A computed fold for a 475-nucleotide part of an RNA from an uncultured bacterium, annotated as small-subunit ribosomal RNA, 3' major domain. Its Rfam family is "Bacterial small subunit ribosomal RNA". Its family is annotated with ribosome and structural constituent of ribosome in the Gene Ontology. The prediction has a mean pLDDT of 84. RNAcentral holds the full RNA, with entries from ENA, Greengenes and SILVA.

[in-house]
Context: one part of a larger RNA
RNA sequence: UGACGGGGGCCCGCACAAGCGGUGGAGUAUGUGGUUUAAUCCGAAGCAACGCGCAGAACCUUACCUGGACUUAACAUUCAGUGACAAACUCAGAGACGAGUCUUUCCCUUCGGGGACGCUGGGAUAGGUGCUGCAUGGCUGUCGUCAGCUCGUGUCGUAAGAUGUUGGGUUAAGUCCCGCAACGAGCGCAACCCUUGUCCUUAGUUGCCAUCAUUAAGUUGGGCACUCUGGGGAGACUGCCGGUGUUAAACCGGAGGAAGGCGGGGAUGACGUCAAGUCCUCAUGGCCCUUAUGUCCAGGGCUACACACGUACUACAAUGGCAGAAACAAACCGUCGCGAAACCGCGAGGUGGAGCUAAUCGGUAAAACACUGUCUCAGUCCGGAUUGGAGUCUGCAAUUCGACUCCAUGAAGCUGGAAUCGCUAGUAAUCGCUGAUCAGCAAGCAGCGGUGAAUACGUUCCCGGGCCUUGUACA
Numbered sequence: 001u002g003a004c005g006g007g008g009g010c011c012c013g014c015a016c017a018a019g020c021g022g023u024g025g026a027g028u029a030u031g032u033g034g035u036u037u038a039a040u041c042c043g044a045a046g047c048a049a050c051g052c053g054c055a056g057a058a059c060c061u062u063a064c065c066u067g068g069a070c071u072u073a074a075c076a077u078u079c080a081g082u083g084a085c086a087a088a089c090u091c092a093g094a095g096a097c098g099a100g101u102c103u104u105u106c107c108c109u110u111c112g113g114g115g116a117c118g119c120u121g122g123g124a125u126a127g128g129u130g131c132u133g134c135a136u137g138g139c140u141g142u143c144g145u146c147a148g149c150u151c152g153u154g155u156c157g158u159a160a161g162a163u164g165u166u167g168g169g170u171u172a173a174g175u176c177c178c179g180c181a182a183c184g185a186g187c188g189c190a191a192c193c194c195u196u197g198u199c200c201u202u203a204g205u206u207g208c209c210a211u212c213a214u215u216a217a218g219u220u221g222g223g224c225a226c227u228c229u230g231g232g233g234a235g236a237c238u239g240c241c242g243g244u245g246u247u248a249a250a251c252c253g254g255a256g257g258a259a260g261g262c263g264g265g266g267a268u269g270a271c272g273u274c275a276a277g278u279c280c281u282c283a284u285g286g287c288c289c290u291u292a293u294g295u296c297c298a299g300g301g302c303u304a305c306a307c308a309c310g311u312a313c314u315a316c317a318a319u320g321g322c323a324g325a326a327a328c329a330a331a332c333c334g335u336c337g338c339g340a341a342a343c344c345g346c347g348a349g350g351u352g353g354a355g356c357u358a359a360u361c362g363g364u365a366a367a368a369c370a371c372u373g374u375c376u377c378a379g380u381c382c383g384g385a386u387u388g389g390a391g392u393c394u395g396c397a398a399u400u401c402g403a404c405u406c407c408a409u410g411a412a413g414c415u416g417g418a419a420u421c422g423c424u425a426g427u428a429a430u431c432g433c434u435g436a437u438c439a440g441c442a443a444g445c446a447g448c449g450g451u452g453a454a455u456a457c458g459u460u461c462c463c464g465g466g467c468c469u470u471g472u473a474c475a
Stems, first nucleotide, its partner, number of pairs: 001475002003472003007469007015459002019423005026314008034305002042053002064300007073125001077124002079121005086103001088101004106115003127289002130287003136283002138278003141274001143272001148187006154163003167178003193266004198234007207224003212221002237260001240254005316416001320375005332363003337356002342351003382413001387408007429451007
């Protein structure tokens, strides 16, 4: 100087408390451990591994296993020789691949040759998701969006170092003020960026409709007021008033205002810590393999199942289930695509093909809610697992191993032990919608809107963190 303390002081955080809803019990989905297996590829391991890498394992992916094949190789450069390449068909085969038939005779040229592509041969070399993340780069997690981490000069100290950065106030903040042997500065904080909330202006089509006509319908004429969309601007600064405070910084209250003291949200992550994670994104040192640890192919496996754990979904019902009829979104996507009307089917879906490169057409039905009826507390008209049968769609192909539909079946479950998690406002809870991946497959992930609470006395305690101080046989 740090680190640590079941030392002290001050302060903060959904840290506790006050509340609301869960998890832990059930069934299922998914990940992991374990076990099994020819193989169940590999990695991730307290928080910070476990719906994680995987934004989507039937083949492919695929790295694993079994079997069948290749050895300058599936890929790149180079040398020599040679030929256009290639397409179609037949046979054997699980295919890779092998044998054969047939068609064909590339481009440029100074006619010497050159170029692209293929075949044969040869060596240099290729190749490796093989090992080492404790050799590394890059990227990422975490403490933590915590308020800290440092430097120059000066001063003090023999020196390590100290001072500044401590102190008194204040703040979300090393934020600002005052003081001070310090005076300044840098990386962080804040602001500049995006979005949302108000207004003005500009532009009115595909958007909108107050007034005038018109229609089944903003449908058409007309209009651009309004909504909305997209540009440009204004607006919030403790600016104003009162009080407190040291005449300061600031805090409390008020006015005006759409918004008030950081208005809400996002992006943004200092010096560093964990030899944290990743050699299987990529790059890369070293080591290892080279008729194999490389490459091609078929099938299987990653989907197994006495069990244990994590994360979710659906429930256990009447604040509900079912039936009927009727409203109101936002965001996003679409030409290898979205696919309307109409018709067929109980339905998944099929036929169909209008329109749309989209404020024009389509996906698109929002759902919860509100209304009417019924069920009347029951393992039920709750709950939907499981199983049988019949189908639909995608796709060479749904047996191992897809999703969905219909009929039948109707399991556990009556609110969950010890324990434990999230959340402070348009939040929790609840309701649906969209997108990426994607042929198909979402209860996961990323977004979008609808409805919309309760509680916070307070900081004694638990956990984590910041500053000062103290002890130490630790570094």